Source information: This is a predicted structure of a 353-nucleotide part of an RNA (small-subunit ribosomal RNA, central domain) from an uncultured archaeon. Its Rfam family is "Archaeal small subunit ribosomal RNA". A reference for the family is Cannone et al. (2002), "The comparative RNA web (CRW) site: an online database of comparative sequence and structure information for ribosomal, intron, and other RNAs", BMC Bioinformatics. Gene Ontology terms of the family: ribosome and structural constituent of ribosome. Clan: SSU clan.

[in-house]
Context: one part of a larger RNA
RNA sequence: UUGGGCCUAAAGCGUCCGUAGCCGGGCAUGUAAGUUCUCAGGUAAAUCUGACGGCUUAACCGUUAGACUUCUGGGAAAACUGUAUGUCUUGAAGCUGGGAAGGGGCACGGGUACUUCAGGGGUAGAGGUGAAAUUUUCUGAUCCUUGGAGGACCACCUGUGGCGAAAGCGCGUGUCUGGAACAGACUUGACGGUGAGGGACGAAACCCUGGGUAGCGAACGGGAUUAGAUACCCCGGUAGUCCAGGGCGUAAACGAUGCUCGCUUGGUGUUACCUACUUCACGAAGGUAGGUAGUGCCGUAGCGGAGGUGUUUAGCGAGCCGCCUGGGAAGUAUGGUCGCAAGACUGAAACUU
Numbered sequence: 001u002u003g004g005g006c007c008u009a010a011a012g013c014g015u016c017c018g019u020a021g022c023c024g025g026g027c028a029u030g031u032a033a034g035u036u037c038u039c040a041g042g043u044a045a046a047u048c049u050g051a052c053g054g055c056u057u058a059a060c061c062g063u064u065a066g067a068c069u070u071c072u073g074g075g076a077a078a079a080c081u082g083u084a085u086g087u088c089u090u091g092a093a094g095c096u097g098g099g100a101a102g103g104g105g106c107a108c109g110g111g112u113a114c115u116u117c118a119g120g121g122g123u124a125g126a127g128g129u130g131a132a133a134u135u136u137u138c139u140g141a142u143c144c145u146u147g148g149a150g151g152a153c154c155a156c157c158u159g160u161g162g163c164g165a166a167a168g169c170g171c172g173u174g175u176c177u178g179g180a181a182c183a184g185a186c187u188u189g190a191c192g193g194u195g196a197g198g199g200a201c202g203a204a205a206c207c208c209u210g211g212g213u214a215g216c217g218a219a220c221g222g223g224a225u226u227a228g229a230u231a232c233c234c235c236g237g238u239a240g241u242c243c244a245g246g247g248c249g250u251a252a253a254c255g256a257u258g259c260u261c262g263c264u265u266g267g268u269g270u271u272a273c274c275u276a277c278u279u280c281a282c283g284a285a286g287g288u289a290g291g292u293a294g295u296g297c298c299g300u301a302g303c304g305g306a307g308g309u310g311u312u313u314a315g316c317g318a319g320c321c322g323c324c325u326g327g328g329a330a331g332u333a334u335g336g337u338c339g340c341a342a343g344a345c346u347g348a349a350a351c352u353u
Stems, first nucleotide, its partner, number of pairs: 004324003007307002012321001014201004021194003025088007033081002035077007048066007091191001092188003095184003103177007110154002114150008125136002162169002206247006215241002220236004258320006266298014302309002326353003335346004
């Protein structure tokens, strides 16, 4: 390589958008590039296969027929693929409608706690631990109370509940803005799927500039513990955590499970919308049944080495992309690209087993 694979053994890019490419719904007519048939020519020899023959046999060699390779030109066919034209509506998109949601940006407002400052009250401890000590306190602490300031956060509601492509999103109000589901079947008429390169977004930490700093808190100082204690525990505490603008581009970025489409017994919750029936205190209310879309649990067939999975598939099929090929050396070296740096991406071999 052919193949076989990718939840847990090696292997799904962190996520999405999208270029080329690859793949692509129903019908009609034409075309004939692919395709099939046919005719002519070509398809070196050796090798390979069948038959026959020659060395005493075999290997080997020879003769003959074929196979292998599948080209050029002419003719024919028109199912499939392509292509051209026309057409269709089920895929896709748009439109209309009333709803659901911690989706995103900005602004304003609020809440408890905490720390701190000031006033009043009040007196000897407070704090902390397994026990202590460092610490704090008669310059009046801790505690009670009144008022002010500040920064961060958003209890209850909160729900294997919702939204978002993922990262992620939770006080309220306003404004700007994105997406999805449901219902209608009004419009367009295949406009679609995936996606090498490429682009955008991307937790925390970290970096740069400027602010901010209540609490927490790497580093650091001290107290303990201990044989030691560069720790676990305690008292402090700087970066950081917060905001604005840039950079970085990584995570067990996990469902360790790529995206899209079709098909394949069920049961039971829940969320959103719709339909029918029903209750009613008539409302944006409640109940029952059904439909669609999401989200859980259990489980049939099937699958799987098993654990398990099981219409949210790891089942049965189709399309496209990414990735794997024993362990270590190693995500190292080297080169390249990117980055202020940290480093990121790409990524070997010798050798060893």